Predicted 3D model of a 264-nucleotide RNA (Archaeal signal recognition particle RNA) from a Candidatus Woesearchaeota archaeon. RNAcentral holds the sequence, with entries from ENA. Its Rfam family is "Archaeal signal recognition particle RNA". It is annotated as a non-coding RNA gene. The family is grouped with related families in Rfam's "SRP clan". The source organism's lineage runs through Archaea, Nanobdellati and Candidatus Woesearchaeota. The gene name in the source record is ffs. The model forms 90% of the base pairs in the Rfam consensus.
RNA sequence: UGCUAGGCCGGGCGGCUAAUCCUCGCCUGUAACCCAAAACGGACUUGUGGGGGCCGAAGCCUGAGGGGCGGUAAUCUUGGCAGGCUGCGAGUCCUGCUUAAACCGUCGAUGCUCUGUCCUCAUUGGCCGUCGUCUUCGCGAACCGAGUCAGGUCGGGAACGAAGCAGCUCUAAGCCUAGGCAGUGGUGCUUUGGGGGUCGCGGAGCGGAGGAAUAGGCAGGGAAAAACUCCUGUUUACUAAGGCUAUCCACCUUCAGGCGCGCA
Numbered sequence: 001u002g003c004u005a006g007g008c009c010g011g012g013c014g015g016c017u018a019a020u021c022c023u024c025g026c027c028u029g030u031a032a033c034c035c036a037a038a039a040c041g042g043a044c045u046u047g048u049g050g051g052g053g054c055c056g057a058a059g060c061c062u063g064a065g066g067g068g069c070g071g072u073a074a075u076c077u078u079g080g081c082a083g084g085c086u087g088c089g090a091g092u093c094c095u096g097c098u099u100a101a102a103c104c105g106u107c108g109a110u111g112c113u114c115u116g117u118c119c120u121c122a123u124u125g126g127c128c129g130u131c132g133u134c135u136u137c138g139c140g141a142a143c144c145g146a147g148u149c150a151g152g153u154c155g156g157g158a159a160c161g162a163a164g165c166a167g168c169u170c171u172a173a174g175c176c177u178a179g180g181c182a183g184u185g186g187u188g189c190u191u192u193g194g195g196g197g198u199c200g201c202g203g204a205g206c207g208g209a210g211g212a213a214u215a216g217g218c219a220g221g222g223a224a225a226a227a228c229u230c231c232u233g234u235u236u237a238c239u240a241a242g243g244c245u246a247u248c249c250a251c252c253u254u255c256a257g258g259c260g261c262g263c264a
Base pairs, nucleotide, nucleotide: 001264002263003262006055007054008053009052010028011027012026013025014024020043021042022041033051034050035049036048059259060258061257062256063255064254065253066252067251070248071247072246073245075243076242077241078240079239080238082236083235084234085233087231089230090229091228092227093221094220095219096218097217098216099215100214103211104210111206112205113204114203115202116201117200118196119195120194121193122192125189126187127186128185129184130183132181133180134179135178138175139174145170146169147168148167153162154161155160
């Protein structure tokens, strides 16, 4: 100098799997690869199939130690959220003081007197029923009511006579129209009177300046401390951050060992 064998072109954790590697998620490296397929999975293997680059007798592998990104588990602290428990706790309710703005009021406030509205008893009328009786309009009997009885029937030689259905007229019982009289019941309307009630609303009178309520603050009191909200303390689960321990580990580093260090 040229070759060849060979080496490098990432690794780890999780997940999947009987197991290993890959596709997948995460972490962490290098100066440093590409293409195809693969969760209803791919390969059956230190991924499969194919291609490429660099170095080149250069290196590769194993074990132990140290540093160490990151993952997992346990535990501690702090915070968040939800639930449970706890309290001479606060708010709600009442009273007083005070502040605020608005409201009603000399077109008369709060107050006082009388009264209506309300209840009850009686009463006058009205209204609505019910019962008895009388009058009245009208209806009202297949036959067993009355009158008249076509047709037909019966008697008769005939004149005529007899019974008599339907129809028509009348009426009984009864139904019904309108009313009179007497009795009786109800009533939410009405007259009058007695009694009661009066928180609300209305009216009349007296009288003459305040009245009623809301919100905030302060003080005092009350309450099943029942309910709701807030707060205090405690506890449980989940979750976030941080500390510590154990373990795995990319990457860096130290030591030891094994294999290899060839050919011209």